[in-house]
Context: one part of a larger RNA
């Protein structure tokens, strides 16, 4: 891992509810017993109890009322009024329904139980365990060989004498080296192993607190520990079996056939509450009646948002006018003040928490039209209570996040279909079913790839389109408004560009050109006490002005349309899907045509629900997760009935055919002995997933 076969809403009381059903002011047995030879089943008996016909009071009570209170007051909680439909025999008729109920089955749902299944770590009870290992206790075993060579003793020296020296002897030591034994440092190898801790090398004690053999003793709320929470049988922060035990699990997974109709939420309120729950909101069935809903139009309501404003609270600027301060001057009165500034005027402005104003929608009312059961009402089942993401409106952050909390409206979830290359959320668009039929929507028509190499007029030259900003530019179109110009503009050559003068001051110098100050005269076509460069200063170039040449349009400014720099990223073009394109970009665009979806229509068919109408018609509608509701199919027993089968049941392999679908039917094969239909009735009832169980391969 894949075949196959097992695998989960079950029972039982009580409670509520739906449908059937019997009886009805009643309804109805229980435990028991009796009859059938026993037993099952089934009538019959049992009225004890229960429910209901009357409540209110803690109660005694009393009762259509009661209770509380002085009360015939008020107030609670109760009582109230029954009749409708049907039928034909038309009658004090009869069934049903209802007031009004009860028993009995059923169906959903609740409770209590283990209550769909499967899962824990754990808690307790009672026992097994020291043959593993810990730690003790008895009594056994055991350690090749080699170094070292302590006390103490002889002996000699030496001292007064001790202590001291030396030799000798001698054999201590948790002493040294190093097998066996114990242990297990470090590294390789081994990792479905030789092995659930091993083997190679290497290393550690090796007479000791040493190894070790039997044989004994400490047991889980507990022993034993030279202490690591370490050991107590491959298991230990508290063994192991077995039991209570199906602990419990607001968690995870997992849960089995079909078809039809509807169709959610992820929101508020609390919560030892946040991934749970409860209520309410939203879905769904069913009754019960109202027309209340919805949308459009009309009218009318309250508001205090956008916006707009500055009289109010407050903030901010200027400019007047002027108290008060600062400075100055003056013995002082006082005067001056380019200074700081309240009020108060004048403009110009700013605010969620300012507003003398003030909408658009939204809400609420009323009313007119559409729509046609949406809406409320009561009851049965529910699911959600983690939501995203886009638009707009706002807090928060950084006017950052595919952030994050609100509102609102969409989608998506739970929605396929076409488009955006691919893409839940974006744009079109809501898929009953079938069709090699038409027509559009978003996007789209050169090729990849369905349709135009479509028509007009313009722009762009940047591969701009096929990613960006401040900024920057004689790109380039269209506009507008001003100056110059045949008495010669403008751009380019030719020639001048001077004299007082080196202007005064400064300064080493300052001579048109460091810096301050004034900026005149004159000669002229024309020429600044000087535009930029130079120089230490001068000089030099050079402008501005001027003539001349030349001959027609030059300059400036500002709007605007498309383009241009700015422009840097990690595997490989990679910032159009590609090709590839100067139109097949882009824009104003004007036109016309096609293409294109599961939208729309045609043609068929199916359900469903509405209206006619009386078996056919016409309308509608039929995406679907959570769940709700209908309606079927097919498994195994029982019953009753009625059949098939060695002239071949089941099952198995194949072919055909019918049903919308679970699945059904017929042939032929193969099987070799049972099996279906029809109508109840019961249920160990329908597998693909639960790290699911076995078992096979």
């Nucleotide at each position: 891992g894949c075949c196959g076969g097992c695998g989960a809403g079950u029972u039982a009381a009580u409670c509520u509810u739906u449908g059937c059903a019997g009886c009805a002011a009643g309804g109805u047995u229980a435990a028991g017993g009796g009859a059938u030879a026993c037993g099952a089943g089934u009538c019959c008996c049992g009225g004890a109890g229960c429910c209901g016909a009357a409540g209110c009071g803690a109660a005694a009570g009393c009762g259509a009322g009661u209770c509380c209170g002085a009360a015939u007051a008020g107030g609670g909680c109760g009582u109230c009024g029954a009749g409708c439909g049907g039928c034909c025999u038309u009658g004090a008729g009869c069934c049903g329904c209802g007031a009004u109920g009860u028993u009995g089955u059923u169906u959903g749902g609740a409770u209590u139980a283990g209550a769909c299944c499967c899962g824990a770590a754990a808690c307790c009870g009672g026992g097994u365990g020291a043959g593993c290992u810990a730690c003790c206790c008895a009594u056994g075993g055991c350690c090749a060989g080699g170094c070292u060579g302590a006390a103490g003793c002889u002996c000699g020296a030496g001292u007064a004498a001790u202590g001291u020296c030396g030799a000798g002897u001698g054999a201590a030591g948790g002493g040294c080296c190093g097998a066996a034994c114990c242990c297990g440092u470090g590294u390789c190898u081994g990792g479905u192993a030789c092995a659930a801790a091993a083997g190679g090398c290497u290393g550690g004690g090796a007479u000791g607190a040493g190894c070790u053999g039997u044989g004994g003793g400490u047991a889980g709320a507990g022993g034993u520990g030279a202490a690591a929470u370490g050991c107590c049988a491959a298991u230990c922060g508290a063994a192991c079996c077995c039991g209570g035990a199906g602990a419990u699990a607001g968690c995870u997974g997992g849960u089995u056939c079909u078809c039809c109709c509807c169709g959610a939420a992820a929101u508020g309120u609390a919560u030892u509450u946040a991934g749970g729950u409860a209520c309410a909101g939203c879905c769904u069935c069913a009754a019960u009646g109202a027309u209340a809903g919805u949308c459009u139009g009309a009218g009318g309501g309250a508001g205090g948002u956008a916006g707009g404003g500055c009289a109010c609270u407050g903030g901010a600027u200027g400019g007047g006018c002027u108290a008060g301060g600062g400075g100055g001057c003056g013995u002082g009165a006082g005067c001056c003040u380019a200074c700081c500034a309240a009020c108060c005027c004048c403009a110009a402005c700013c605010a969620a928490a300012c507003c003398a104003c003030g909408a658009a929608u939204g809400c609420c009312c009323u009313u007119a039209g559409a729509u046609g059961u949406u809406u409320c009402u009561u009851g049965g089942g529910a699911g959600u209570g983690a939501g995203u993401c886009a638009g707009u409106g706002g807090g928060g952050g950084a006017u950052a996040a595919g952030c994050u909390c609100c509102a609102u409206u969409g989608g998506c979830g739970a929605a396929a279909g076409g488009g955006a290359a691919a893409c839940a959320u974006c744009c079109c668009a809501g898929a009953c079913c079938g069709c090699a039929g038409g027509c559009u929507a978003a996007g789209g028509u050169c090729c990849c790839u369905a349709a135009g190499u479509g028509u007009g007029a313009a722009c762009u030259a940047a591969g701009u389109g096929u990613g960006a900003a401040a900024g920057g530019a004689a790109g380039u179109g269209g506009g507008a408004u001003u100056c110059c110009c045949a008495a010669a503009a403008c751009a380019g050559c030719u020639a001048g560009g001077a004299g007082g003068u080196u202007g005064g001051c400064u300064u080493a110098g300052a001579a048109g050109c460091a810096g301050c100050c004034a900026c005149c005269c004159u000669u002229u076509a024309a020429a600044g006490a000087g535009u930029g460069c130079g120089u230490a200063a001068u000089a030099g170039c050079u402008c501005a002005c001027u003539a001349g040449u030349c001959g027609a349009g030059g300059g400036a400014u500002c709007c605007u349309g498309c383009g241009c720099c700015g422009a840097a990223a990690a595997u490989g073009u990679a910032a159009c899907g590609g090709g590839g394109c100067u139109a097949a970009a882009g824009u104003u665009c004007a036109c016309c045509a096609c293409c294109g979806a599961a939208g729309c229509c045609g043609c068929g068919g199916a359900u469903c629900c509405g209206c006619a109408a009386c078996u056919u018609g016409c309308g509608g509608a039929u995406g679907g997760u959570a769940g709700g509701g209908g309606a079927g199919c097919g498994u195994u027993g029982c019953c009753a009935g009625g059949g098939c089968a060695u002239c071949g049941a089941a099952g198995c392999c194949g072919a055909g055919a019918u049903g919308u679908g679970a699945a059904u039917c017929u042939c032929g094969g193969u099987g070799g002995a049972g099996c279906g239909c029809u109508g109840g009735g019961a249920a160990g009832u329908g597998a693909g997933a639960a790290u699911g169980c076995c078992g096979g391969c």

Large-subunit ribosomal RNA, domain II from a Dehalococcoidia bacterium, 697 nucleotides, folded computationally. The full RNA is in RNAcentral, with records from ENA.